The RNA shown here (small-subunit ribosomal RNA) has 1485 nucleotides and comes from an uncultured prokaryote. Its mean pLDDT, the model's own confidence on a scale to 100, is 84. It matches the Rfam family "Bacterial small subunit ribosomal RNA". Its family is annotated with ribosome and structural constituent of ribosome in the Gene Ontology.
């Protein structure tokens, strides 16, 4: 730094996902050692048990045990003295630290700068002054006595550094007063007087001191105030009654409504108050180039709380974590009366959870509390134990070791790879082990850690790899297995038999004592854009204006100096980050020092910009005025004529009317048309224009009244008065509403008639709301230039338009030209911008300045709530969930019930035929032991099949073979090979007979045959969607591409498009294009003329004949087969653009490609063949291989394709005469001749073929019956007799022949071929083949037509264009509803909660405070009654928890119901996307 997905591909918006780092992290899987750190994020749930605050005998009264000694002696007790301090207790500090946790807290809590002139301070330091007299309790104890216990009562007795009175006052504090010095205000500070009023513990040590009491002042900590910082939500807009201010008065440490009476109404708020909602805040951590974003664990600094709520007490300090009261829920304890308790202190239970540790060792160091002090305490801390939790650093061995071992994988069977890996040799010992010594930290003493850290030594490679990945991003492939299954997956996506994607194996790749996964943040993401984005089409300008606060603003001169820019000075804790030193062996980690901490305050400067200030100055912005101007601007009256209709009348007679075509409707009761008169009520033709006013919506006959804005032209006036606009107001098409009119036409809804498979539509005939006025509502529209105002600037056109207006020139009165100028409206177009289309002084261009709006699609402009509305909606406006896209632009292609040019037997124009009828074939279908397989729209279907009775053959049945019917190795025999007889259906299988070959180097060896064991062989099984090869088809269509160049960011274009022209991308011009290749065309075969050679052929002219070209000859004509000429738009005349061609002609056998054939670009149909061949993988191996017999492919109710044969008279039938070309023939083709009606037999000459023979061509021609009839047509079927081929005609051949005569009189819808020697029609030949051909196939010849106006329509196809939401590409693409599953969600009678507002209670605990007439009282005073002064108790206020009512408001649930989403696929139908989606599409109502 950046990469994958959106398309057939490209550019561009956009999301979405990876790729880094981090983490208090959890989970698989694995785990060798050390250092340093770190460890309940969730249940601020609940805790068993120990511990976490004590300490002082040098404040004090007692004083156990033990120990001395002494008496008494019942030698062990008692009891006294002494010593001794245990324990509790007054009593002082201490317990407000230190340790936790982060529930609440959006606040002066925290950060950060200032402030207290408005304040507190124990212990500590400095400094001044003192301590004098005295009195009285109360614990402990003793004793009675209550109680399960806890804990108490009652009396009595006692000390203090424990209470109390008094004195004294440097001082202090209060009232008064005096000067003086200063302050920002109230005010301070000093020094003086006078009045009031206030201390003390001279205890303790016992000679060092420590204590005490008033007091100034210091550090330290705390307290309150204020000025800025720092979270969502406006679907929370108002909000507040102690509430804002004053006065008095209470209160506090202290300001202060902090309380309290009165008294004024104020405070706060869109710069966001008030109310949800979430959250400790901070140094900092984490990312990130930064700016910023996310956090706020360990470690510091503040704050907050300590079971949940509420109070105060006590002290310097609390409203007090290990204190006290009360209420509350829990949880123990009980004797049922009553108690007791608070782990968010270290360990640890339990439970929640994915998860987080020992009930561990010392106070030895660091700090704390208490003491004079020894020293106690201290779960702060120091350690150590568990955990790969995370950071460091270490090791699991180093050299050498090719036969490239085994043995795994993998092959193309050659090998490759694992791989120097490893055995094996040779060394090392670092961790870890063992074993000896052993610290630092402690300055005397005094080490938990610890026999630790380390040092020596021994031993031996010995104890020490392992994850996770391998399609693309992303580095690393191969092989089995699986067959949309089993799975994977982060995004794309992988898997349906050949998966580098899934699973295993082998390899490899990347990290490594750790490796992946998970879950969260930053990053990439410039993807919330301050740095640093847009809004004509992508999401995105509000429907318009006006104007409010707000946000910007012209020229100039002075002053200020707030912003702004510099110096300093203060603060910005450490830690922590960087940089630089140093200690642990290094790192991590420590410790040091410096830098930074971008911020705030103070202060002195500067003055160009901004800003303020001045009744300054200006005139260019703005806007007055004065004179013109041009308009469907606006409102409101009047008035007019065309026409629609309707009414009354005239004239008139059957239809009108309406469609693609109809019908419905209207009409003999007189329509429609016509004319005449009359009524209404809407709308204003031409004029009329990318023309004109207006802010937009929008506005159109005329006149008249009223009124608004612009323009030019003049420069007389004001002097910045601007600009822009959150709320906020106003306008504001159609529809729609309200109420009262009015209704002529048109027309939703609504009826009918058509159309349709249906038609709740498109089409027709009706028609009512609405449409029209007035009045008042609605507030939206594809309200569109899809383009907010507003300002400057920035190319043009010599003549681009066009309105409106001034001013000029000429010429003249005008009009009208032409040239400047300005204000609109339009085409084009440079720079520029723009993803591209496109914009382009009317900018989308460049600069300012305000505003409104976007942030991936769908859900959804919906839902709830709020605001507006009569409704109808309107506007504000979300989330679950769900996809990985959606989407602009622009490109090649297809495609179209788009356009435009052109071709095809493509339509027409003609002949002749299928479709109907027997009858052949093939096919589907049924059937069947099988009816073997394939081919299935053109392009399958007389196709593979150029010929099934066995064979073929692949199907069934049945009997039988298993290294096999076939190849190639081994081994051992034997020559192959062959007569015959038996059984069988038959393969076969038993038994016979002859037979000993060939080559040799004598070993054997070739070829064959049997047996026998294995490698293997065979398979027409499968897969044509794994292929090769062959082939079809679009189409003998005119096409398809490439280099170089330019153009385009790019995909692509261009060329290949244009004008002619061609059968053709054929050719010619033009041309940013130039050339080229594959295709066209020619070459290459056949025919058609002619020439030349030659004979087996021919025979015109000579002869000879046995009349046959037979023979002599002829080489002249035919023919064959060789080779060669001929044709090229070459000639002439026209058109054509002077080309290319085009047309007509001439000449020729042949004319413009002469005919016909071979030849098929680039690609498409996953188009046909795995059953011709070949061939991967898969399967079958006593069978899915082999043989053999018989059956079957030849069935038959049917439907179908293609052919024969007909129906007749252009004909059939009889006789009789004629003319081919192409081929085939030795396992053959068969001549003469005999026989047979006849197929055919018999003969047997020729012929390995221009020689012979199939082989008489038929049609046609000549005569002749036949006479429109199911016939003298038709020939099907069935009978009889027979030929012929074969081993065999039954199943299932063809043919003869003699009898039988079926359907069918020209063929419905609908279809096919053919443009000339073609169609029709006629016959011959051949491949295959023993036999068997209805022309089934392929060539062959004879007869020989007709028609083409023409490109409108069907088809198919070429080019150009145009529109697309298709690209598997229209047989696409898509909507909706309705059924089924499943999901979150909105209503919902309600239903139970959580929180909170008011009001209310016979709701008032503790407790502070107040008040006090009951009760009790040691110190002070007393005249001894008593009083002062406490306390108890009783009242009030305030107040927690409770309760009662009504509200707000969140979250859960609810029969049921609403849409929504997604889903293999269903149903129904076809809306959208192609010219016009077959009714243009869309918006609103």
């Nucleotide at each position: 730094a950046g990469a994958g997905u959106u398309u057939g591909a490209u550019c561009c918006u956009g999301g979405c996902u990876c790729a880094g780092g981090a983490c208090g992290a959890a989970c698989u899987c694995u785990g060798g050692c050390g250092g340093c750190g770190u460890g309940c994020c969730u249940a601020a749930c609940a805790c068993a048990u120990g511990c976490a605050a004590g300490u002082c005998g040098a404040a004090c009264g007692u004083g156990a045990a033990g120990c001395c000694g002494g008496u008494g002696c019942u030698u062990g007790c008692a009891c006294c003295g002494g010593u001794g301090g245990a324990a509790a207790g007054u009593g002082g500090c201490g317990a407000a630290c230190g340790g936790g946790u982060g529930a609440g807290u959006a606040a002066c809590a925290c950060g950060u700068g200032a402030g207290a002139a408005a304040c507190c301070u124990g212990c500590c330091c400095c400094g001044g002054a003192g301590a004098c007299c005295g009195g009285g309790a109360c614990a402990a104890c003793c004793a009675u006595u209550g109680g399960a216990a806890a804990c108490g009562a009652u009396g009595g007795c006692u000390a203090a550094u424990a209470c109390c009175g008094g004195a004294u006052a440097c001082c202090c504090c209060c009232g008064g007063u005096u000067g003086g010095u200063c302050g920002c205000a109230u005010g301070a500070c000093c020094a003086g007087c006078c009045g009031a009023g206030g201390a003390a513990a001279g205890g303790c040590u016992c000679u060092g001191g420590c204590g005490c009491u008033c007091u100034g002042g210091g550090a330290g900590g705390g307290u309150c105030u204020c000025g800025c910082g720092g979270c969502c939500u406006a679907u929370c807009a108002g909000u507040u009654a102690g509430u804002u201010g004053g006065u008095g008065g209470g209160g506090u440490a202290a300001c202060g409504g902090c309380c309290u009476a009165c008294c004024a109404a104020g405070g706060c708020a869109u710069c966001g108050a008030c109310g949800g909602g979430u959250a400790g805040c901070u140094g900092g951590u984490c990312u990130g180039a930064g700016a910023g974003g996310a956090c706020g664990a360990u470690c510091a600094g503040c704050c907050a709380c300590a079971c949940u709520g509420g109070g105060a007490c006590u002290g310097a300090g609390a409203c007090a974590c290990g204190g006290c009261c009360c209420a509350g829920a829990c949880u123990c304890c009980u004797a049922c009366g009553g108690g007791a308790g608070g782990c968010a202190g270290c360990a640890g239970u339990g439970g929640g959870g994915a998860a987080u540790a020992u009930u561990g060792c010392g106070c030895a160091a660091u700090g704390g509390g208490c003491g004079a002090a020894a020293g106690c305490c201290u779960g702060a801390c120091g350690c150590a134990g568990c955990a790969a939790c995370g950071c460091c650093g270490c090791g699991u061995g180093a050299g050498g070791g090719a036969u490239g071992a085994c043995g795994g994988c993998u092959u193309u069977c050659g090998g490759g790879u694992u791989g120097u890996a490893a055995a094996c040799c040779u060394c090392u010992u670092u961790c870890a082990g063992u074993g000896a010594c052993g610290a630092c930290g402690a300055a005397a003493a005094u080490g938990a850690c610890g026999g630790u850290a380390g040092u020596c030594a021994c031993a031996g490679a010995a104890g020490a790899a392992g994850g996770u990945c391998c399609g693309g991003c992303c580095a690393a492939c191969u092989a089995c297995g699986u067959g949309c299954c089993a799975g994977c997956a982060g995004c794309c996506g992988c898997g349906g038999u050949a998966a580098c994607a899934c699973g295993u194996a082998g390899g490899g790749a990347c990290c490594a004592a750790g490796c992946g996964u998970u879950g969260u943040c930053c990053g990439g993401a410039u993807u919330u854009a301050u740095u640093g984005g847009g809004c004509g089409u992508a999401a995105a300008g509000a429907g318009c204006u006006c104007g409010u606060a707000g946000g910007c603003g012209g020229u100039u001169c002075a002053g200020c100096a707030a912003g702004u820019c510099g110096g300093c000075u203060g603060u910005g804790a450490a830690a922590g980050u960087u940089c630089g030193a140093g200690g642990c062996u290094c790192a991590a980690c420590c410790u040091c020092g410096a830098a930074a901490u971008u911020g705030c305050a103070g202060u002195c400067g500067a003055u160009a910009c901004u800003g303020c200030u001045g009744u300054g100055a200006c005139u260019c912005g703005a806007g007055u005025c004065c004179g013109g101007u041009a308009g469907a601007g606006g409102a409101g009256a009047a008035c007019g004529g065309a026409a629609u209709u309707c009414c009354c009348g005239g004239u008139g007679u059957a239809g009108c009317g309406g469609u693609g075509a109809a019908a419905u409707g209207c009409g003999c009761a007189g329509a429609u048309a016509u004319c005449g008169g009359g009524a209404g009520g809407a709308a204003c033709a031409c004029c009329a224009g990318u023309a004109g006013c207006g802010a937009a919506g929008g506005c159109g006959g005329u006149u008249c009244u009223c009124u608004g804005g612009g323009c030019c032209g003049g420069c007389a006036c004001u002097g910045a008065c601007g600009c822009u606009g959150a709320g906020g107001a106003g306008c504001g098409a159609a529809a729609g509403c309200g109420u009262g009119g009015g209704g002529a036409g048109c027309a939703a809804a609504c009826a009918g008639g058509a159309u349709u498979a249906g038609a709740u539509a498109c089409c027709c005939u009706g028609g009512u709301a609405g449409u029209c006025c007035a009045c008042g509502c609605c507030g939206u529209a594809a309200a569109c230039g899809u383009u907010g105002g507003a300002u400057g600037c920035u190319a043009g056109g010599u003549g681009c338009g066009u309105u409106g207006g001034g001013g000029g020139u000429a010429u003249u009165u005008g009009a009208a030209a032409c040239c400047u100028u300005u204000a609109g409206u339009g085409g084009c177009g440079a720079a520029g911008c723009u993803a591209a289309c496109g914009c382009g002084a009317u900018a989308a261009g460049u600069u300012c300045u305000c505003c409104g709006c976007c942030u991936g699609g769908g859900g959804a402009g919906u839902a709830c709530g709020g605001c507006c509305g009569c409704a109808a909606g309107g506007u504000u406006a979300a989330a679950a969930c769900u996809c990985a896209a959606a989407g602009g632009a622009a490109u090649u292609g297809a495609c179209g019930g788009g356009g435009g040019c052109c071709c095809g037997c493509a339509c027409a124009a003609g002949c002749g035929g299928u479709g109907g009828a027997g009858c052949a074939u093939g096919u589907g279908g049924u059937u069947u032991a099988a009816u073997u397989c394939g081919a299935u729209g053109c392009a399958a279907c007389g196709c593979g099949a150029a010929g099934a009775a066995c064979c073929u053959u692949a199907c069934c049945u049945g009997c039988c073979c298993u290294u096999g019917a076939c190849a190639u190795c081994c081994u051992c025999g034997g020559a192959a090979c062959u007569u015959g007889u038996c059984a069988g259906a038959g393969a076969u299988g038993a038994c016979u007979u002859g037979g000993u070959g060939c080559c040799u180097u004598c070993g054997g060896g070739a070829a064959c045959c049997g047996a026998g064991a294995g490698a293997c062989a065979g398979g027409u099984g499968c897969u044509g969607c794994a292929u090769g090869g062959c082939u079809g088809u679009c189409g003998u269509c005119a096409g398809c591409u490439c280099g170089u160049g330019u153009c385009g960011u790019g995909a692509g274009a261009u060329g290949u498009u244009g004008g002619g022209u061609u059968a053709a991308g054929u050719c010619c011009c033009g041309u940013a294009a130039c050339g080229a290749g594959c295709g066209c065309a020619a070459c290459c075969c056949u025919u058609g003329u002619c020439c030349c050679u030659a004979u087996u052929g021919c025979c015109a002219g000579c002869g000879a004949u046995u009349c046959g070209g037979u023979c002599g000859g002829g080489a002249a004509c035919u023919c064959u087969a060789g080779g060669g000429a001929g044709a090229c738009u070459g000639c002439c005349g026209g058109u054509g653009a002077c080309a290319a061609a085009c047309c007509g002609g001439a000449g020729g056998a042949a004319g413009g490609u002469g005919g016909g054939g071979a030849u098929g670009a680039c690609g498409u149909c996953a188009a046909g063949u795995c059953a011709u061949c070949a061939u991967g993988g898969c399967c079958c191996u006593u069978a899915u291989g082999g043989g053999c017999a018989g059956g079957g492919c030849u069935a038959c109710a049917c439907a179908c394709g293609u052919g024969c044969u007909a129906c007749a008279a252009u004909g059939g039938c009889c006789g009789g005469u004629a003319c081919a070309a192409a081929g085939g023939g030795u396992u053959g083709c068969c001549a003469a001749c005999c026989c047979g009606c006849g197929a055919g037999g018999g003969g047997g000459a020729g012929c390995u073929a221009a020689u012979c023979c199939c082989a008489c061509a038929a049609a046609a021609c000549c005569g002749g019956u036949c006479g429109u009839a199911g016939u003298c047509c038709g020939g099907a079927u069935c009978g009889g007799a027979g030929u012929c081929u074969g081993c065999a005609a039954c199943u299932c051949g063809a043919c003869u022949c003699c009898g039988u005569g079926a359907a069918g009189u020209c063929g419905g819808a609908a279809u096919c071929g053919c443009u000339a020697g073609u169609a029709a029609u006629c016959g011959a030949a051949g491949a295959u083949c023993a036999g068997c051909a209805u022309c089934g196939c392929u060539g062959c010849g004879g007869u020989g037509a007709a028609u083409a106006c023409g490109u409108u329509c069907c088809c198919g196809g070429g080019c150009c264009u145009u529109g697309u939401a298709c690209a598997c590409a229209c047989c696409g693409c898509c909507c909706g509803u309705c059924a089924c599953a499943c999901c979150a969600u909105g209503g919902g009678a309600g239903u139970g909660g959580g929180c909170u507002g008011c009001a209310c209670c016979u709701a008032g605990a503790a407790g502070c405070c107040g008040g006090u007439a009951g009760c009790c009282u040691a110190a002070c005073c007393c005249u001894c009654g008593g009083g002062a002064g406490g306390g108890c108790g009783c009242c009030g206020u305030c107040c927690a928890c409770g309760g009662u009512g009504u509200g707000g408001u969140c979250g859960a649930u609810g029969a049921c119901u609403g849409g929504g989403g997604u889903g293999a696929a269903g149903u129904c139908g076809u809306a959208a996307c192609g010219a016009a989606g077959g009714u243009a599409g869309c918006c609103g109502u």